[in-house]
RNA sequence: UGUACGAACGGGCAAAAUCAUUGAAAAGUGAUGACGCAAAACUAGAGGGGCUAAGGUCUUAAAGACUAUGUCAGCCAGUUACCGAA
Numbered sequence: 001u002g003u004a005c006g007a008a009c010g011g012g013c014a015a016a017a018u019c020a021u022u023g024a025a026a027a028g029u030g031a032u033g034a035c036g037c038a039a040a041a042c043u044a045g046a047g048g049g050g051c052u053a054a055g056g057u058c059u060u061a062a063a064g065a066c067u068a069u070g071u072c073a074g075c076c077a078g079u080u081a082c083c084g085a086a
Base pairs, nucleotide, nucleotide: 005084006083012037013036017032018031019030020029021028022027035074041079042078043077047076048075049072050071051070055067056066057065058064059063
């Protein structure tokens, strides 16, 4: 120095829930809050997968089925990176 690894130090992120707000929804953002995380950083406009179904299509009495152009990076994956004991 590189790869793997995760003891310590210092710091970092923030699940569920509640409130506010945006949205058709999934979900996002802010506050409170910590379940956890060594990549819980970045990539959804080019890998796989999950969620939703406004609009559209089909059936239709109500209603239902399908569909991403919406969304999730804290599902896997890819990319980059801090610290340094064994």